Two RNAs folded together computationally: RNase P RNA and transfer RNA, 470 nucleotides in total.
RNA sequence: CCAGACGGCCGGAUGGCCGCCUUUUGCCGCAAGGCAGGGGGAGGAAAGUCCGGGCUCCACGGAAGCACGGUGCCGGGUAACGCCCGGCGGGGGCGACCCCAGGGAAAGUGCCACAGAAACAUACCGCCGAGCUCCGCUUCUUGCGGGGCGGCAAGGGUGAAAUGGUGCGGUAAGAGCGCACCGCGGCGCCGGCAACGGCGGCGGCAGGGCAAACCCCACCGGGAGCAAGACCAAGUAGGGGCGGCGGGCCGGGAUCCUCGGGUUCCGGCCGGGCGGGUUUCCGCGUUGCCGCCCGGGUCGGUCGCGCGAGGCGUCCGGCGACGGGCGUCCCAGAUGAAUGGCCAUCCCCCGUCCUUUGGCGGGGACAGAACCCGGCUUACAGGCCGUCUGGCAUU
RNA sequence: GCCGACGUAGCUCAGGGGUAGAGCAACUGAUUCGUAAUCAGUAGGUCCGCGGUUCGAAUCCGCGCGUCGGCACCA
Numbered sequence: 001c002c003a004g005a006c007g008g009c010c011g012g013a014u015g016g017c018c019g020c021c022u023u024u025u026g027c028c029g030c031a032a033g034g035c036a037g038g039g040g041g042a043g044g045a046a047a048g049u050c051c052g053g054g055c056u057c058c059a060c061g062g063a064a065g066c067a068c069g070g071u072g073c074c075g076g077g078u079a080a081c082g083c084c085c086g087g088c089g090g091g092g093g094c095g096a097c098c099c100c101a102g103g104g105a106a107a108g109u110g111c112c113a114c115a116g117a118a119a120c121a122u123a124c125c126g127c128c129g130a131g132c133u134c135c136g137c138u139u140c141u142u143g144c145g146g147g148g149c150g151g152c153a154a155g156g157g158u159g160a161a162a163u164g165g166u167g168c169g170g171u172a173a174g175a176g177c178g179c180a181c182c183g184c185g186g187c188g189c190c191g192g193c194a195a196c197g198g199c200g201g202c203g204g205c206a207g208g209g210c211a212a213a214c215c216c217c218a219c220c221g222g223g224a225g226c227a228a229g230a231c232c233a234a235g236u237a238g239g240g241g242c243g244g245c246g247g248g249c250c251g252g253g254a255u256c257c258u259c260g261g262g263u264u265c266c267g268g269c270c271g272g273g274c275g276g277g278u279u280u281c282c283g284c285g286u287u288g289c290c291g292c293c294c295g296g297g298u299c300g301g302u303c304g305c306g307c308g309a310g311g312c313g314u315c316c317g318g319c320g321a322c323g324g325g326c327g328u329c330c331c332a333g334a335u336g337a338a339u340g341g342c343c344a345u346c347c348c349c350c351g352u353c354c355u356u357u358g359g360c361g362g363g364g365a366c367a368g369a370a371c372c373c374g375g376c377u378u379a380c381a382g383g384c385c386g387u388c389u390g391g392c393a394u395u
Numbered sequence: 396g397c398c399g400a401c402g403u404a405g406c407u408c409a410g411g412g413g414u415a416g417a418g419c420a421a422c423u424g425a426u427u428c429g430u431a432a433u434c435a436g437u438a439g440g441u442c443c444g445c446g447g448u449u450c451g452a453a454u455c456c457g458c459g460c461g462u463c464g465g466c467a468c469c470a
Stems, first nucleotide, its partner, number of pairs: 001391010012346007020041009043366001047377002050375005055225004061282006068221005073087005088102001089100004103216002108214002110210003124156002126152003131149007164182006183205001184203002187200005229303004239294007247270010272287004296469003310329008347364007396466007405419004413450001421437005443459005
């Protein structure tokens, strides 16, 4: 210098003028409010709403179960997580480094289209003729050739995938049939908290893939969401229709009567319904209940609402994520919704003119809080810093 | 702001791992004097996009994009 890997950061700057939201102090005002001064005023993603929490309500309170959903190597961090850190294993890259939903397929079920003989139990082409048997030829002891019963899975072929791979031996041909190495399974020892790794000896291979198919195992999860929820004010019709369920006992009143009782009303008890997946039990609350539909009124205000798993600095512990101590700071709260506009100088980019300094013109990414926080993901013009890798050149 | 559903031919929709279909519409031909209807035939698809799992994805999983719908309070 070129090419690249990883991590972190910024996301126009300064000044002037005019505005907006909020807060505080002072003055004026009975009050509503007004004036003046001071403080603060979008983001790294405020976004998508994909995870995890805080908070609030559901009186879902306790126990057990069933569904349903999620997560998934090991250890750690954290309020928690599907996040992060450090390892392990596998894969890629010359390398720095990157990627992996990475438990279980010898619990069971299911699927594997087409092709292919066969995707679970097989032989299409092929190889063989040792054994048994038939036929033919014959030099008739026997030999040769062909077929059948059969043997084999080496080779060909199909496929994404064909029942370990390579080599040597072996055989009629073959084959873990035997052996060596590699792979695999389980055993022992050693190292490690563990995932796992190393070594030794054993086994001739246990039978393919898919669990982002059902499932099994382990762990986790009650639901809804600030339009949660609380209060104030105003106003209207605790209205109507359809469907379903309205059981039993006791007491009292009214009424009818053939004096047995019937009808109806009220009260109590049991039962029933409802109580945000569902069942059972216990307990509690509420009540005529449940479902669907048509209607009536308001479109106001206050709280929730920002001191928090908070920011910054520093020291200590830890490889790290992170934790602890000390100091310091208070830092947006709108509600048709503030956080802006103009000018000047500078910075960056593009176009154009000029030999150049420079002039002129245009532009400044993605995007904008709405209860809050920790993550992930996605979008993003341009730029800065650090560490490292490969190559070339020079000393 | 919060919650949910959907995206397949021009339109309305099936298909839920194994060559993408139906109805209507379009085009061509027949029939008719001509049109409609009818009959025969034809064409038309990045299955919203990008990744992943798998031998194989419209289908399963993740992320993104787009469209549509619902949710205020009182009695």

Rfam match: Bacterial RNase P class A.